[in-house]
């Protein structure tokens, strides 16, 4: 690798570039968008699964977090149906 189980409802945006759609497909809805959405790209920042690092009450513990992921409209936007995706596990 394939399958599987669990979680996704808190929380965090400013410049830059581009220029017409976008918020996974449909279907019904509700939203963003020429006052520049969506994507890019910097830099900030949230958060604390990984890892580290400190603590002492030694554990389903607290803090810390510059590093590895993730996120930073709308609950992964809802809901139905399909797919996928984060982060963790178990098993081989």
């Nucleotide at each position: 690798a394939a399958c599987c189980c669990a979680u996704c409802c808190a929380g965090a945006g400013c410049g830059g570039c581009c220029g017409a759609g976008a918020g996974a497909u449909c279907u019904g809805g509700c939203u963003c968008g020429a006052u520049g959405a969506c994507g890019c790209c910097g830099c900030a920042g949230c958060a604390a699964c990984c890892a580290c690092c400190c603590g002492c009450g030694u554990g389903a513990c607290g803090g810390g977090c510059c590093g590895g992921u993730g996120c930073u409209a709308c609950c992964g936007c809802c809901a139905g149906a399909u797919c996928c995706g984060a982060u963790g596990g178990a098993a081989a």
Molecule: SAM riboswitch aptamer (S box leader)
Organism: Glutamicibacter sp. PS